[in-house]
RNA sequence: GCACCAUUAGUGUAUUGGUAACAUAUUAGCCUUCCAAGCUGAGGUAGUGGGUUCGAGUCCCAUAUGGUGCU
Numbered sequence: 001g002c003a004c005c006a007u008u009a010g011u012g013u014a015u016u017g018g019u020a021a022c023a024u025a026u027u028a029g030c031c032u033u034c035c036a037a038g039c040u041g042a043g044g045u046a047g048u049g050g051g052u053u054c055g056a057g058u059c060c061c062a063u064a065u066g067g068u069g070c071u
Base pairs, nucleotide, nucleotide: 001070002069003068004067005066006065007064010024011023012022013021018054026042027041028040029039030038047063048062049061050060051059
């Protein structure tokens, strides 16, 4: 220098263009003599910037970070 892959909640991962989900963590309540466990609820997320589309986490382009391979 070139090619490819990954980037989604504090963490680990789903989501074939149509309201972003699950687990765990955090937090409130219930339960318990107390704690833990359990039950119910709440808040919190698509790396960044553009484009296509009625509609984009998803498709396209650029870019950032990390990784792999080639030279």
A computed fold for a 71-nucleotide RNA from a Kiritimatiellia bacterium, annotated as transfer RNA.
Taxonomically the source falls in Kiritimatiellia (Bacteria, Pseudomonadati, Kiritimatiellota).